[in-house]
This record gives sequence, structure tokens and C1' cells, in this order.
RNA sequence: UCCCGACAAGGCCAAACCUUCAUGGAAGGGGCGGAAAGCAGCGGGUCUUCUAUAAGCUAAAGACAGCCGGGCUGCCGAA
Repeated sequence: UCCCGACAAGGCCAAACCUUCAUGGAAGGGGCGGAAAGCAGCGGGUCUUCUAUAAGCUAAAGACAGCCGGGCUGCCGAA
């Protein structure tokens, strides 16, 4: 350095829910959990809206990075 991930150390993020404000969300509390739950929509997937439409399928736009895979970066250093 790389792989790897400890009943290690210092930390980090923060689900559901609650309160307030607001109505694409923000703040506070909270802690299910995460070794990248850091970054970015590359691929797949899920959801929402609209159009079409009897319905369904499909297309388009958007959301989800805490759905999966992959890419970039990063703390620590036991086995």
C1' cells in the first nucleotide's frame, strides 16, 4: 500500500415516530439500523405524476444513493 472488518479507540450518519413551522420541505427531539447510510443518477429495479386509455400495457417527466450492481473518495488498524 492492497485485501479485510474487531465486544478496539475516536468519531460519523440517522429509520419509524413526536413537536413546531411550512406544504417539493426545514428545525428540534428520537434511534431502527449502517463499514462508507460519504459523493455522483452509469446500469437495472421500485414508486409518483401526466398524456393516451373502458381497463391494462407502454412512452415521457420526476423521486428513491437507507433497493441492488458498478464507479470515485475517505477515519482506524486487531485477527
A computed fold for a 79-nucleotide RNA from a Thermodesulfovibrionia bacterium, annotated as c-di-GMP-I riboswitch aptamer. Model confidence (mean pLDDT): 78 of 100. The model forms 88% of the base pairs in the Rfam consensus. The sequence was found by an Rfam model in a public genome assembly.